[in-house]
RNA sequence: GCUCCUGUAGUUCAACGGAUAGAAUGAAGGUUUGCGGAACCUUUGAUGGCAGUUCAAUUCUGCCCGGGAGCA
Numbered sequence: 001g002c003u004c005c006u007g008u009a010g011u012u013c014a015a016c017g018g019a020u021a022g023a024a025u026g027a028a029g030g031u032u033u034g035c036g037g038a039a040c041c042u043u044u045g046a047u048g049g050c051a052g053u054u055c056a057a058u059u060c061u062g063c064c065c066g067g068g069a070g071c072a
Base pairs, nucleotide, nucleotide: 001071002070003069004068005067006066007065010025011024012023013022018055026044027043028042029041030040031039048064049063050062051061052060
């Protein structure tokens, strides 16, 4: 340099083009306990950026940015 894959809560993953973007885990608070752990309840928090297509984009298209793989 060329080609391909990938980017969503702190972390690991979901979401037919249409629902309030959901689950687990984590964190905070509470119940419980002699204390802690476990269990239960509540709260918290995310679509890499800019355009395009569409009535509607996490999803499709282009470019850029980050990560990975292959070729040279």
Predicted 3D model of a 72-nucleotide RNA (transfer RNA) from Candidatus Roizmanbacteria bacterium RIFCSPHIGHO2_01_FULL_39_8. It matches the Rfam family "tRNA". It is annotated as a transfer RNA. The coordinates come from a structure-prediction model, not an experiment, and the mean pLDDT is 80.